[in-house]
Molecule: SAM riboswitch aptamer (S box leader)
Organism: Anaerolineaceae bacterium
RNA sequence: CGCUCAUCCAGAGAGGUGGAGGGACCGGCCCCGUGAUACCUCGGCAACCGCUGCAACCAGCAGGUGCCAAAUCCGGCAGAGCUCCGUAAUAGGAGUAUCCUGGAAGAUGAGAG
Numbered sequence: 001c002g003c004u005c006a007u008c009c010a011g012a013g014a015g016g017u018g019g020a021g022g023g024a025c026c027g028g029c030c031c032c033g034u035g036a037u038a039c040c041u042c043g044g045c046a047a048c049c050g051c052u053g054c055a056a057c058c059a060g061c062a063g064g065u066g067c068c069a070a071a072u073c074c075g076g077c078a079g080a081g082c083u084c085c086g087u088a089a090u091a092g093g094a095g096u097a098u099c100c101u102g103g104a105a106g107a108u109g110a111g112a113g
Base pairs, nucleotide, nucleotide: 001113003111004110005109006108007107008106013042014041015040016039017038021031022030023029025076026075027074028073043068044067045066048064049063050061051060052059053058072105077102078101079100080098081096082095083094084093085092
């Protein structure tokens, strides 16, 4: 760096350094000098890998990762729904983001390259 599989509506913040951006991208909407992002220290959450017990389900521990604003903050593509326009009726068009469905993208872990 790409590939495969699994998960992503739960959970968990204080202090220090520093000084303007940040939430991956685009649109929206937010966070931010009452100090962002980042780094450090300490703390915490979770349980993918790991370890222990078990026939298994599962339970416990917390060594390796990970994570600690908002659902991956929401949407992005397709379908369904709903609203409006339109038609005699269809057709057709526009909008909406509904704990709708599937996907894309992204993140994390595990594995094989």